The RNA shown here (transfer RNA) has 74 nucleotides and comes from a Nitriliruptoraceae bacterium. It matches the Rfam family "tRNA". Rfam describes the family as follows. Transfer RNA (tRNA) molecules are approximately 80 nucleotides in length. Model confidence (mean pLDDT): 85 of 100. The RNAcentral record of the sequence draws on ENA. The same sequence occurs in records of 3 taxa.
[in-house]
RNA sequence: GGGCCCGUAGCUCAGCCUGGCAGAGCGCUGCCCUUGCAUGGCAGAAGUCGUCGGUUCGAAUCCGAUCGGGUCCA
Repeated sequence: GGGCCCGUAGCUCAGCCUGGCAGAGCGCUGCCCUUGCAUGGCAGAAGUCGUCGGUUCGAAUCCGAUCGGGUCCA
RNA backbone atom coordinates (compact mmCIF):
# COMPACT_ATOMS: atom_id res chain seq x y z
P G A 1 -0.48 3.69 3.64
O5' G A 1 -0.78 2.77 2.33
C5' G A 1 -0.68 3.35 1.01
C4' G A 1 -0.68 2.24 0.00
C3' G A 1 -1.92 1.36 0.00
O3' G A 1 -3.00 1.92 -0.72
C1' G A 1 0.00 0.00 0.00
P G A 2 -4.50 1.67 -0.29
O5' G A 2 -4.76 0.15 -0.72
C5' G A 2 -4.81 -0.20 -2.10
C4' G A 2 -4.98 -1.68 -2.27
C3' G A 2 -6.16 -2.30 -1.55
O3' G A 2 -7.40 -2.10 -2.24
C1' G A 2 -4.26 -3.61 -1.14
P G A 3 -8.78 -2.10 -1.44
O5' G A 3 -9.01 -3.64 -1.06
C5' G A 3 -9.24 -4.58 -2.09
C4' G A 3 -9.43 -5.96 -1.52
C3' G A 3 -10.48 -6.08 -0.43
O3' G A 3 -11.81 -6.12 -0.95
C1' G A 3 -8.55 -7.25 0.21
P C A 4 -13.03 -5.49 -0.14
O5' C A 4 -13.23 -6.54 1.05
C5' C A 4 -13.64 -7.87 0.79
C4' C A 4 -13.54 -8.72 2.05
C3' C A 4 -14.31 -8.23 3.25
O3' C A 4 -15.70 -8.54 3.20
C1' C A 4 -12.14 -8.82 3.92
P C A 5 -16.76 -7.60 3.88
O5' C A 5 -16.55 -7.91 5.44
C5' C A 5 -16.86 -9.19 5.97
C4' C A 5 -16.48 -9.29 7.42
C3' C A 5 -17.06 -8.23 8.35
O3' C A 5 -18.41 -8.50 8.72
C1' C A 5 -14.77 -8.48 8.79
P C A 6 -19.39 -7.30 9.03
O5' C A 6 -18.86 -6.76 10.44
C5' C A 6 -18.92 -7.56 11.60
C4' C A 6 -18.22 -6.89 12.77
C3' C A 6 -18.74 -5.51 13.15
O3' C A 6 -19.90 -5.55 13.94
C1' C A 6 -16.37 -5.50 13.08
P G A 7 -20.95 -4.29 13.84
O5' G A 7 -20.18 -3.13 14.60
C5' G A 7 -19.76 -3.30 15.95
C4' G A 7 -19.15 -2.02 16.51
C3' G A 7 -20.09 -0.82 16.51
O3' G A 7 -19.87 -0.01 17.68
C1' G A 7 -18.15 -0.31 15.23
P U A 8 -20.91 -0.07 18.83
O5' U A 8 -22.31 0.24 18.14
C5' U A 8 -22.71 1.58 17.88
C4' U A 8 -24.21 1.70 17.92
C3' U A 8 -24.87 1.16 19.19
O3' U A 8 -24.80 2.07 20.26
C1' U A 8 -26.03 0.34 17.31
P A A 9 -24.58 1.49 21.72
O5' A A 9 -25.88 1.89 22.52
C5' A A 9 -26.16 3.27 22.82
C4' A A 9 -26.81 3.41 24.20
C3' A A 9 -26.07 2.70 25.32
O3' A A 9 -26.12 3.49 26.50
C1' A A 9 -28.30 1.94 25.21
P G A 10 -24.90 4.40 26.88
O5' G A 10 -23.97 3.41 27.74
C5' G A 10 -22.81 3.92 28.44
C4' G A 10 -22.35 2.92 29.48
C3' G A 10 -22.12 1.52 28.95
O3' G A 10 -20.82 1.38 28.45
C1' G A 10 -23.54 1.41 30.84
P C A 11 -20.58 0.52 27.09
O5' C A 11 -20.67 -1.02 27.52
C5' C A 11 -19.73 -1.59 28.42
C4' C A 11 -20.10 -3.02 28.75
C3' C A 11 -20.34 -3.92 27.54
O3' C A 11 -19.13 -4.47 27.04
C1' C A 11 -22.13 -4.15 29.06
P U A 12 -19.05 -4.83 25.46
O5' U A 12 -20.03 -6.08 25.30
C5' U A 12 -19.69 -7.34 25.89
C4' U A 12 -20.76 -8.38 25.56
C3' U A 12 -21.14 -8.50 24.11
O3' U A 12 -20.23 -9.28 23.37
C1' U A 12 -23.09 -8.40 25.42
P C A 13 -20.06 -9.00 21.75
O5' C A 13 -21.53 -8.55 21.32
C5' C A 13 -22.03 -8.89 20.04
C4' C A 13 -23.49 -9.23 20.14
C3' C A 13 -24.34 -8.88 18.91
O3' C A 13 -24.21 -9.85 17.89
C1' C A 13 -25.47 -8.19 20.86
P A A 14 -24.54 -9.37 16.40
O5' A A 14 -26.14 -9.18 16.37
C5' A A 14 -26.92 -10.29 16.10
C4' A A 14 -28.40 -9.98 16.28
C3' A A 14 -29.11 -9.35 15.09
O3' A A 14 -29.29 -10.28 14.02
C1' A A 14 -29.94 -8.43 17.10
P G A 15 -28.99 -9.82 12.53
O5' G A 15 -30.05 -8.63 12.27
C5' G A 15 -31.43 -8.90 12.33
C4' G A 15 -32.21 -7.60 12.34
C3' G A 15 -31.94 -6.67 11.16
O3' G A 15 -32.70 -7.04 10.03
C1' G A 15 -31.94 -5.45 13.20
P C A 16 -31.91 -7.57 8.68
O5' C A 16 -31.13 -6.29 8.16
C5' C A 16 -31.84 -5.10 7.76
C4' C A 16 -30.92 -4.12 7.09
C3' C A 16 -30.11 -4.69 5.93
O3' C A 16 -29.97 -3.68 4.94
C1' C A 16 -28.64 -3.87 7.60
P C A 17 -30.98 -3.74 3.67
O5' C A 17 -30.48 -5.02 2.83
C5' C A 17 -29.23 -4.98 2.16
C4' C A 17 -28.86 -6.35 1.69
C3' C A 17 -29.86 -7.04 0.77
O3' C A 17 -29.70 -6.62 -0.57
C1' C A 17 -29.15 -8.54 2.46
P U A 18 -30.95 -6.79 -1.59
O5' U A 18 -32.16 -6.02 -0.91
C5' U A 18 -33.22 -5.47 -1.70
C4' U A 18 -34.44 -5.19 -0.85
C3' U A 18 -34.16 -4.43 0.46
O3' U A 18 -35.25 -3.55 0.74
C1' U A 18 -35.17 -6.49 0.94
P G A 19 -35.22 -2.10 0.22
O5' G A 19 -35.23 -1.14 1.49
C5' G A 19 -34.31 -1.36 2.55
C4' G A 19 -34.42 -0.27 3.59
C3' G A 19 -35.85 0.05 4.05
O3' G A 19 -35.83 0.47 5.40
C1' G A 19 -34.95 1.94 3.01
P G A 20 -36.89 -0.23 6.44
O5' G A 20 -37.96 0.91 6.70
C5' G A 20 -37.55 2.13 7.31
C4' G A 20 -38.75 2.93 7.74
C3' G A 20 -39.91 2.10 8.29
O3' G A 20 -40.54 2.81 9.36
C1' G A 20 -40.64 3.36 6.42
P C A 21 -40.00 2.44 10.86
O5' C A 21 -41.05 3.26 11.72
C5' C A 21 -41.03 4.69 11.73
C4' C A 21 -41.12 5.17 13.16
C3' C A 21 -39.99 4.68 14.08
O3' C A 21 -39.64 5.72 14.99
C1' C A 21 -42.05 3.93 14.92
P A A 22 -38.19 6.31 14.90
O5' A A 22 -37.21 5.08 15.25
C5' A A 22 -37.17 4.61 16.57
C4' A A 22 -36.68 3.20 16.60
C3' A A 22 -36.55 2.65 18.01
O3' A A 22 -37.80 2.11 18.40
C1' A A 22 -34.55 2.25 16.79
P G A 23 -38.03 1.60 19.91
O5' G A 23 -37.51 0.11 19.79
C5' G A 23 -37.18 -0.63 20.96
C4' G A 23 -36.83 -2.04 20.58
C3' G A 23 -36.23 -2.84 21.72
O3' G A 23 -37.25 -3.36 22.56
C1' G A 23 -34.87 -3.09 19.80
P A A 24 -36.96 -3.69 24.11
O5' A A 24 -36.21 -5.09 24.05
C5' A A 24 -36.86 -6.24 23.53
C4' A A 24 -35.91 -7.43 23.57
C3' A A 24 -35.25 -7.70 24.91
O3' A A 24 -36.09 -8.40 25.79
C1' A A 24 -33.63 -7.76 23.20
P G A 25 -36.00 -8.14 27.36
O5' G A 25 -34.65 -8.86 27.81
C5' G A 25 -34.53 -10.28 27.68
C4' G A 25 -33.09 -10.69 27.94
C3' G A 25 -32.49 -10.15 29.22
O3' G A 25 -32.85 -10.91 30.37
C1' G A 25 -30.99 -9.82 27.44
P C A 26 -33.13 -10.15 31.77
O5' C A 26 -31.68 -9.67 32.21
C5' C A 26 -30.67 -10.61 32.56
C4' C A 26 -29.31 -9.96 32.65
C3' C A 26 -29.18 -8.81 33.64
O3' C A 26 -29.08 -9.23 35.00
C1' C A 26 -28.14 -8.21 31.61
P G A 27 -29.74 -8.34 36.13
O5' G A 27 -28.97 -6.93 36.05
C5' G A 27 -27.60 -6.83 36.41
C4' G A 27 -27.03 -5.47 36.03
C3' G A 27 -27.67 -4.28 36.70
O3' G A 27 -27.21 -4.07 38.02
C1' G A 27 -27.41 -3.86 34.41
P C A 28 -28.21 -3.48 39.13
O5' C A 28 -28.52 -2.00 38.63
C5' C A 28 -27.49 -1.04 38.57
C4' C A 28 -28.04 0.30 38.07
C3' C A 28 -29.26 0.82 38.80
O3' C A 28 -28.93 1.47 40.02
C1' C A 28 -29.61 0.98 36.48
P U A 29 -29.90 1.36 41.26
O5' U A 29 -31.12 2.31 40.87
C5' U A 29 -30.93 3.71 40.71
C4' U A 29 -32.23 4.38 40.31
C3' U A 29 -33.44 4.01 41.15
O3' U A 29 -33.52 4.71 42.38
C1' U A 29 -34.00 3.91 38.87
P G A 30 -34.24 3.97 43.65
O5' G A 30 -35.78 4.07 43.30
C5' G A 30 -36.41 5.35 43.21
C4' G A 30 -37.83 5.21 42.70
C3' G A 30 -38.71 4.26 43.47
O3' G A 30 -39.23 4.82 44.66
C1' G A 30 -38.99 3.89 41.16
P C A 31 -39.58 3.80 45.90
O5' C A 31 -40.91 3.05 45.44
C5' C A 31 -42.11 3.78 45.24
C4' C A 31 -43.15 2.90 44.57
C3' C A 31 -43.51 1.63 45.32
O3' C A 31 -44.41 1.84 46.41
C1' C A 31 -43.19 1.12 43.03
P C A 32 -44.42 0.83 47.66
O5' C A 32 -45.02 -0.52 47.06
C5' C A 32 -46.36 -0.57 46.59
C4' C A 32 -46.69 -1.95 46.03
C3' C A 32 -46.44 -3.11 46.97
O3' C A 32 -47.51 -3.29 47.90
C1' C A 32 -45.58 -3.62 44.82
P C A 33 -47.16 -3.73 49.40
O5' C A 33 -46.57 -5.21 49.24
C5' C A 33 -47.38 -6.25 48.76
C4' C A 33 -46.55 -7.51 48.53
C3' C A 33 -45.71 -7.96 49.70
O3' C A 33 -46.46 -8.69 50.67
C1' C A 33 -44.40 -7.99 47.72
P U A 34 -46.46 -8.22 52.20
O5' U A 34 -45.00 -8.59 52.69
C5' U A 34 -44.60 -9.95 52.74
C4' U A 34 -43.17 -10.06 53.25
C3' U A 34 -42.84 -9.22 54.48
O3' U A 34 -43.28 -9.83 55.68
C1' U A 34 -41.13 -8.95 52.86
P U A 35 -44.03 -8.99 56.82
O5' U A 35 -42.87 -8.10 57.41
C5' U A 35 -43.19 -6.96 58.22
C4' U A 35 -41.93 -6.45 58.90
C3' U A 35 -40.77 -6.19 57.97
O3' U A 35 -40.87 -4.91 57.37
C1' U A 35 -40.04 -7.47 59.85
P G A 36 -40.52 -4.81 55.77
O5' G A 36 -38.95 -5.09 55.64
C5' G A 36 -38.03 -4.14 56.18
C4' G A 36 -36.63 -4.72 56.17
C3' G A 36 -36.14 -5.24 54.83
O3' G A 36 -35.67 -4.22 53.98
C1' G A 36 -35.67 -6.84 56.50
P C A 37 -35.78 -4.44 52.39
O5' C A 37 -34.73 -5.58 52.03
C5' C A 37 -33.34 -5.34 52.19
C4' C A 37 -32.54 -6.61 51.94
C3' C A 37 -32.73 -7.29 50.60
O3' C A 37 -32.02 -6.65 49.53
C1' C A 37 -32.76 -8.91 52.31
P A A 38 -32.64 -6.74 48.07
O5' A A 38 -32.54 -8.28 47.69
C5' A A 38 -31.28 -8.91 47.49
C4' A A 38 -31.44 -10.40 47.34
C3' A A 38 -32.30 -10.87 46.17
O3' A A 38 -31.62 -10.86 44.93
C1' A A 38 -32.91 -12.04 48.12
P U A 39 -32.42 -10.46 43.60
O5' U A 39 -33.50 -11.62 43.41
C5' U A 39 -33.10 -12.95 43.19
C4' U A 39 -34.29 -13.90 43.25
C3' U A 39 -35.44 -13.56 42.32
O3' U A 39 -35.23 -14.02 41.00
C1' U A 39 -36.29 -14.01 44.46
P G A 40 -35.75 -13.09 39.76
O5' G A 40 -37.33 -13.01 40.00
C5' G A 40 -38.12 -14.19 39.87
C4' G A 40 -39.56 -13.90 40.27
C3' G A 40 -40.24 -12.76 39.54
O3' G A 40 -40.72 -13.14 38.27
C1' G A 40 -40.62 -12.53 41.85
P G A 41 -40.77 -12.05 37.09
O5' G A 41 -41.97 -11.10 37.50
C5' G A 41 -43.31 -11.64 37.58
C4' G A 41 -44.27 -10.58 38.06
C3' G A 41 -44.25 -9.26 37.30
O3' G A 41 -44.99 -9.32 36.09
C1' G A 41 -44.21 -8.81 39.60
P C A 42 -44.54 -8.46 34.81
O5' C A 42 -44.93 -6.96 35.22
C5' C A 42 -46.28 -6.63 35.46
C4' C A 42 -46.39 -5.20 35.99
C3' C A 42 -45.73 -4.14 35.15
O3' C A 42 -46.49 -3.76 34.02
C1' C A 42 -45.19 -3.81 37.41
P A A 43 -45.69 -3.22 32.70
O5' A A 43 -45.12 -1.80 33.14
C5' A A 43 -46.01 -0.72 33.41
C4' A A 43 -45.28 0.43 34.06
C3' A A 43 -44.16 1.09 33.25
O3' A A 43 -44.64 1.97 32.25
C1' A A 43 -43.45 0.76 35.47
P G A 44 -43.71 2.23 30.94
O5' G A 44 -42.47 3.06 31.52
C5' G A 44 -42.67 4.33 32.11
C4' G A 44 -41.41 4.84 32.76
C3' G A 44 -40.24 5.07 31.86
O3' G A 44 -40.34 6.30 31.14
C1' G A 44 -39.51 3.98 33.80
P A A 45 -39.53 6.47 29.75
O5' A A 45 -38.05 6.87 30.25
C5' A A 45 -37.83 8.01 31.04
C4' A A 45 -36.43 8.01 31.62
C3' A A 45 -35.31 7.93 30.59
O3' A A 45 -35.00 9.20 30.05
C1' A A 45 -34.91 6.35 32.29
P A A 46 -34.61 9.34 28.50
O5' A A 46 -33.23 8.55 28.39
C5' A A 46 -32.11 8.98 29.13
C4' A A 46 -31.00 7.96 29.08
C3' A A 46 -30.62 7.51 27.68
O3' A A 46 -29.70 8.43 27.08
C1' A A 46 -30.90 5.62 29.05
P G A 47 -30.06 9.15 25.61
O5' G A 47 -29.52 8.08 24.55
C5' G A 47 -28.21 7.53 24.69
C4' G A 47 -27.69 7.14 23.34
C3' G A 47 -27.81 8.21 22.26
O3' G A 47 -26.68 8.16 21.41
C1' G A 47 -28.94 6.24 21.60
P U A 48 -25.80 9.53 21.17
O5' U A 48 -26.18 10.00 19.66
C5' U A 48 -27.51 10.13 19.26
C4' U A 48 -27.60 10.84 17.93
C3' U A 48 -26.84 10.20 16.78
O3' U A 48 -27.60 9.14 16.23
C1' U A 48 -26.45 12.55 16.81
P C A 49 -27.20 8.48 14.78
O5' C A 49 -26.69 7.00 15.11
C5' C A 49 -25.56 6.72 15.93
C4' C A 49 -25.27 5.25 15.85
C3' C A 49 -24.73 4.79 14.51
O3' C A 49 -23.82 3.72 14.72
C1' C A 49 -26.73 3.66 14.94
P G A 50 -22.67 3.38 13.63
O5' G A 50 -21.41 4.22 14.14
C5' G A 50 -21.22 4.44 15.54
C4' G A 50 -20.03 5.33 15.77
C3' G A 50 -20.02 6.60 14.95
O3' G A 50 -20.80 7.65 15.53
C1' G A 50 -17.92 5.52 14.76
P U A 51 -21.63 8.65 14.57
O5' U A 51 -20.48 9.49 13.83
C5' U A 51 -19.63 10.34 14.57
C4' U A 51 -18.66 11.05 13.66
C3' U A 51 -19.28 11.75 12.47
O3' U A 51 -19.80 13.04 12.79
C1' U A 51 -17.46 10.45 11.74
P C A 52 -21.11 13.58 11.96
O5' C A 52 -20.53 13.95 10.52
C5' C A 52 -19.56 14.99 10.39
C4' C A 52 -19.03 15.06 8.98
C3' C A 52 -20.08 15.16 7.89
O3' C A 52 -20.62 16.45 7.72
C1' C A 52 -18.47 13.55 7.27
P G A 53 -22.12 16.61 7.19
O5' G A 53 -22.06 16.14 5.67
C5' G A 53 -21.44 16.96 4.70
C4' G A 53 -21.19 16.21 3.41
C3' G A 53 -22.42 15.79 2.61
O3' G A 53 -23.01 16.86 1.89
C1' G A 53 -20.88 14.00 2.69
P G A 54 -24.62 16.73 1.50
O5' G A 54 -24.70 15.56 0.42
C5' G A 54 -24.06 15.71 -0.84
C4' G A 54 -24.15 14.45 -1.65
C3' G A 54 -25.56 13.99 -1.99
O3' G A 54 -26.11 14.70 -3.08
C1' G A 54 -24.28 12.14 -1.25
P U A 55 -27.73 14.87 -3.21
O5' U A 55 -28.27 13.40 -3.49
C5' U A 55 -27.95 12.74 -4.72
C4' U A 55 -28.57 11.35 -4.75
C3' U A 55 -30.05 11.31 -4.47
O3' U A 55 -30.83 11.64 -5.63
C1' U A 55 -28.94 9.63 -3.22
P U A 56 -32.08 12.67 -5.52
O5' U A 56 -33.14 11.90 -4.61
C5' U A 56 -33.69 10.67 -5.06
C4' U A 56 -34.44 9.99 -3.95
C3' U A 56 -35.46 10.83 -3.21
O3' U A 56 -36.67 10.96 -3.94
C1' U A 56 -34.17 9.61 -1.66
P C A 57 -37.44 12.39 -4.00
O5' C A 57 -38.00 12.56 -2.55
C5' C A 57 -38.56 13.83 -2.14
C4' C A 57 -39.24 13.66 -0.78
C3' C A 57 -38.42 12.96 0.28
O3' C A 57 -37.52 13.84 0.94
C1' C A 57 -40.58 12.02 0.20
P G A 58 -36.03 13.34 1.24
O5' G A 58 -36.26 12.18 2.31
C5' G A 58 -36.77 12.50 3.61
C4' G A 58 -37.11 11.24 4.38
C3' G A 58 -35.97 10.26 4.59
O3' G A 58 -35.17 10.63 5.70
C1' G A 58 -37.88 9.11 3.85
P A A 59 -33.58 10.44 5.55
O5' A A 59 -33.35 8.84 5.57
C5' A A 59 -33.85 8.05 6.64
C4' A A 59 -32.88 6.95 7.00
C3' A A 59 -31.52 7.46 7.53
O3' A A 59 -31.02 6.51 8.45
C1' A A 59 -31.19 6.24 5.55
P A A 60 -31.36 6.56 9.94
O5' A A 60 -30.40 5.47 10.64
C5' A A 60 -29.00 5.71 10.68
C4' A A 60 -28.27 4.40 10.76
C3' A A 60 -28.23 3.62 9.46
O3' A A 60 -27.16 4.02 8.64
C1' A A 60 -28.84 2.19 11.26
P U A 61 -27.42 4.19 7.02
O5' U A 61 -27.86 2.73 6.53
C5' U A 61 -26.99 1.60 6.75
C4' U A 61 -27.71 0.35 6.35
C3' U A 61 -28.11 0.25 4.88
O3' U A 61 -27.95 -1.06 4.39
C1' U A 61 -30.03 0.07 6.26
P C A 62 -26.69 -1.37 3.45
O5' C A 62 -26.96 -0.48 2.14
C5' C A 62 -27.65 -1.02 1.03
C4' C A 62 -27.64 -0.04 -0.13
C3' C A 62 -26.32 0.65 -0.37
O3' C A 62 -25.40 -0.15 -1.10
C1' C A 62 -28.05 2.24 -0.42
P C A 63 -23.82 -0.03 -0.87
O5' C A 63 -23.45 1.37 -1.56
C5' C A 63 -23.58 1.54 -2.96
C4' C A 63 -23.13 2.93 -3.37
C3' C A 63 -21.79 3.37 -2.81
O3' C A 63 -20.69 2.85 -3.54
C1' C A 63 -23.36 5.08 -2.52
P G A 64 -19.30 2.58 -2.79
O5' G A 64 -18.70 4.04 -2.58
C5' G A 64 -18.35 4.83 -3.70
C4' G A 64 -17.90 6.22 -3.26
C3' G A 64 -16.82 6.28 -2.20
O3' G A 64 -15.53 6.06 -2.72
C1' G A 64 -18.54 7.79 -1.64
P A A 65 -14.38 5.39 -1.80
O5' A A 65 -14.01 6.54 -0.78
C5' A A 65 -13.43 7.76 -1.24
C4' A A 65 -13.43 8.80 -0.15
C3' A A 65 -12.68 8.46 1.12
O3' A A 65 -11.29 8.61 1.02
C1' A A 65 -14.77 9.41 1.67
P U A 66 -10.31 7.64 1.83
O5' U A 66 -10.58 8.07 3.34
C5' U A 66 -10.25 9.38 3.79
C4' U A 66 -10.82 9.63 5.18
C3' U A 66 -10.37 8.68 6.26
O3' U A 66 -9.07 9.01 6.78
C1' U A 66 -12.70 8.94 6.40
P C A 67 -8.20 7.88 7.48
O5' C A 67 -8.86 7.75 8.93
C5' C A 67 -8.83 8.83 9.84
C4' C A 67 -9.52 8.47 11.14
C3' C A 67 -9.07 7.17 11.79
O3' C A 67 -7.87 7.32 12.51
C1' C A 67 -11.42 7.27 11.77
P G A 68 -6.89 6.05 12.65
O5' G A 68 -7.67 5.07 13.65
C5' G A 68 -7.88 5.46 14.99
C4' G A 68 -8.75 4.45 15.71
C3' G A 68 -8.31 2.99 15.61
O3' G A 68 -7.22 2.67 16.47
C1' G A 68 -10.62 3.14 15.24
P G A 69 -6.24 1.48 16.04
O5' G A 69 -7.11 0.16 16.24
C5' G A 69 -7.54 -0.24 17.52
C4' G A 69 -8.44 -1.46 17.47
C3' G A 69 -7.88 -2.67 16.74
O3' G A 69 -6.93 -3.41 17.50
C1' G A 69 -10.10 -2.32 16.06
P G A 70 -5.77 -4.24 16.72
O5' G A 70 -6.56 -5.44 16.05
C5' G A 70 -7.24 -6.40 16.85
C4' G A 70 -8.02 -7.37 16.00
C3' G A 70 -7.22 -8.12 14.95
O3' G A 70 -6.46 -9.21 15.48
C1' G A 70 -9.23 -7.34 14.00
P U A 71 -5.07 -9.62 14.77
O5' U A 71 -5.49 -10.27 13.38
C5' U A 71 -6.27 -11.47 13.35
C4' U A 71 -6.75 -11.75 11.94
C3' U A 71 -5.67 -11.83 10.88
O3' U A 71 -5.00 -13.09 10.86
C1' U A 71 -7.44 -10.48 10.08
P C A 72 -3.47 -13.16 10.33
O5' C A 72 -3.62 -13.09 8.74
C5' C A 72 -4.20 -14.18 8.04
C4' C A 72 -4.49 -13.81 6.60
C3' C A 72 -3.28 -13.40 5.78
O3' C A 72 -2.51 -14.50 5.31
C1' C A 72 -5.05 -11.89 5.40
P C A 73 -0.97 -14.30 4.94
O5' C A 73 -0.98 -13.38 3.63
C5' C A 73 -1.48 -13.87 2.41
C4' C A 73 -1.47 -12.81 1.33
C3' C A 73 -0.13 -12.15 1.08
O3' C A 73 0.73 -12.95 0.27
C1' C A 73 -1.80 -10.50 1.19
P A A 74 2.33 -12.83 0.44
O5' A A 74 2.67 -11.36 -0.09
C5' A A 74 2.50 -11.02 -1.46
C4' A A 74 2.70 -9.53 -1.68
C3' A A 74 4.05 -8.97 -1.22
O3' A A 74 5.07 -9.21 -2.17
C1' A A 74 2.31 -7.57 -0.48